[in-house]
RNA sequence: GUCCCCGUAGCUUAAUGGAUUAAAGCAGUCCCGUCCUAAGGGAAAGAGUAGAGGUUCGACUCCUCUCGGGGGCA
Numbered sequence: 001g002u003c004c005c006c007g008u009a010g011c012u013u014a015a016u017g018g019a020u021u022a023a024a025g026c027a028g029u030c031c032c033g034u035c036c037u038a039a040g041g042g043a044a045a046g047a048g049u050a051g052a053g054g055u056u057c058g059a060c061u062c063c064u065c066u067c068g069g070g071g072g073c074a
Stems, first nucleotide, its partner, number of pairs: 001073007010026004029043004050066005
């Protein structure tokens, strides 16, 4: 230089033939529990999807560029 893959909550992942309120586990918070702690149980909350633009009635999902990570070729 060129080609391919990936980027969603603090972390790990789902949702990707375009349409439900973007779903779950762990972590954290609160409550119960206990003399205290732990185990265990319950509840509530947390991201608009790396950034920008475009297509569309509608985009995490499609297209373009950029950024970051990984890999192949040179």